[in-house]
Context: one part of a larger RNA
RNA sequence: GAUUGAACGCUGGCGGCAUGCUUAACACAUGCAAGUCGAACGGUAACGCGGGGGCAACCCUGGCGACGAGUGGCGGACGGGUGAGGAAUGCUUGGGAAUCUGCCUGUUAGUGGGGGACAACCCGGGGAAACCCGGGCUAAUACCGCAUACGCUCUACGGAGGAAAGCGGGGGACCGCAAGGCCUCGCGCUAACAGAUGAGCCCAAGUCGGAUUAGCUAGUUGGUGGGGUAAAGGCCUACCAAGGCAACGACGGGUAUCGGGUGUGAGAGCACGACCCGACACAUCGGGACUGAGACACUGCCCGGACACCUACGGGUGGCUGCAGCAACGAAUAUUCCGCAAUGGGCGCAAGCCUGACGGAGCGACGCCGCGUGCAGGACGAAGUCUUUCGGGAUGUAAACUGCUGUCAGGGGCUAGAAAUACAUUGAUCAGCCCCAAAGGAAGCAUCGGCUAACUCCGUGCCAGCAGCCGCGGUAAUACGGAGGAUGCGAGCGUUGUUC
Numbered sequence: 001g002a003u004u005g006a007a008c009g010c011u012g013g014c015g016g017c018a019u020g021c022u023u024a025a026c027a028c029a030u031g032c033a034a035g036u037c038g039a040a041c042g043g044u045a046a047c048g049c050g051g052g053g054g055c056a057a058c059c060c061u062g063g064c065g066a067c068g069a070g071u072g073g074c075g076g077a078c079g080g081g082u083g084a085g086g087a088a089u090g091c092u093u094g095g096g097a098a099u100c101u102g103c104c105u106g107u108u109a110g111u112g113g114g115g116g117a118c119a120a121c122c123c124g125g126g127g128a129a130a131c132c133c134g135g136g137c138u139a140a141u142a143c144c145g146c147a148u149a150c151g152c153u154c155u156a157c158g159g160a161g162g163a164a165a166g167c168g169g170g171g172g173a174c175c176g177c178a179a180g181g182c183c184u185c186g187c188g189c190u191a192a193c194a195g196a197u198g199a200g201c202c203c204a205a206g207u208c209g210g211a212u213u214a215g216c217u218a219g220u221u222g223g224u225g226g227g228g229u230a231a232a233g234g235c236c237u238a239c240c241a242a243g244g245c246a247a248c249g250a251c252g253g254g255u256a257u258c259g260g261g262u263g264u265g266a267g268a269g270c271a272c273g274a275c276c277c278g279a280c281a282c283a284u285c286g287g288g289a290c291u292g293a294g295a296c297a298c299u300g301c302c303c304g305g306a307c308a309c310c311u312a313c314g315g316g317u318g319g320c321u322g323c324a325g326c327a328a329c330g331a332a333u334a335u336u337c338c339g340c341a342a343u344g345g346g347c348g349c350a351a352g353c354c355u356g357a358c359g360g361a362g363c364g365a366c367g368c369c370g371c372g373u374g375c376a377g378g379a380c381g382a383a384g385u386c387u388u389u390c391g392g393g394a395u396g397u398a399a400a401c402u403g404c405u406g407u408c409a410g411g412g413g414c415u416a417g418a419a420a421u422a423c424a425u426u427g428a429u430c431a432g433c434c435c436c437a438a439a440g441g442a443a444g445c446a447u448c449g450g451c452u453a454a455c456u457c458c459g460u461g462c463c464a465g466c467a468g469c470c471g472c473g474g475u476a477a478u479a480c481g482g483a484g485g486a487u488g489c490g491a492g493c494g495u496u497g498u499u500c
Stems, first nucleotide, its partner, number of pairs: 001500002004497001006496005013371005019364002028325001030324003035074003040071002043067002047065003050061004081282003090207007099199002104195008112146001114144002121136006152161003166187006174181002208254001215245003220242008257279004261272004284305005307318004335361001337360003343357001344355004374404004384395004408441001410436005417430002444489005449470003455484005465472002
């Protein structure tokens, strides 16, 4: 000098864009953060409409709009958070073969015919609650056989095995009492091949410091048989062999997420890894599997621990390292805000619903950038203050005064765009234009001995104090404190810490 997720002191007008618990991965009140589909299903708790009954209050009725709870499907493995652990099962770069892949795209073939249940519901029972038990009825795109199978799997090459589900819109003839059949279109479903995307696995090299850590290793290293996985493999197991790693640093201990990048520097390098993007890991601590295309699953399940809460003492409930917010720690870090209008995501044919992702607003000079606090004229120069050799000098065109302008802030009015569309509708929030008034509301901070730009007076008297280094202060201190003046920067300025 540059730098900063900064803090502290003094000060503080406006706007834009960014950014904001670096500490206790400490504990959390409250609300919200993942639902959706009635065009899969049986139905009807609430609301509205229609119909029926009744003088009325009201009652009945799933017929319709819709729809609580339930069955079922898809999503909850994304998005969001954090960096505890981890020195390699990670990450980065470059390769590889023994794999899977919902939704999406392309191609091929199919979608025939049956069955038995279980919720909801009704009845009964237990419990303080959470919730649970028994009996009975029922639907489906839920579940299970059968048929069929180009391709698929297994094969001792003869053969054997294996699927599916329907729903909605429209419609002339024909069939049917009707529903519907039938035709057609759309959305689905099944099998297979290929693609795309995503993911799992293997190898090499690179990846902090210490030798006051020198030897480490028994599934250990390799083989064979078997098991297991989507998949190679000591991944697991039985047997056999005795290997494997290490001074090119094994093993053990410490520290640490990694990369793109960031800071600095002429570069080489050094330091760092906030925000944003990619990867990994974690979700109260530890373990486990289930479901599923995908998890060993942040707001799923089970077990154990600690903690907290409820309890009728029998037993239950919970997990903010989501967004806000609270307590605590700390030098220190924000609103229990608005909206789904945009972008994106989930579900849905759609309308739409959900979305603390996101878009915005709020708070903080925390940072960067821009703007303003007026402009012009105005005396050999007011007053005040400081100083003086008492003549004067300085503050100083500075003020007053005169004229002018109107950024920002303030008041009033108008209106686009973000908008996508055939038409119509939809804006949380921000912006633009015009007019009005009035210099009014808007300057500080540090320094002035040398380094280092800027000097005098008073006070103090090795005291009080200053200080980055050298050093100042013991009676004229440009170095302490105040004042006047000056210098530097300026909505900031200084100090402290960090890195180069």
Predicted 3D model of a 500-nucleotide part of an RNA (small-subunit ribosomal RNA, 5' domain) from Nitratireductor sp. Model confidence (mean pLDDT): 86 of 100. It was read from a public genome assembly. Its Rfam family is "Bacterial small subunit ribosomal RNA".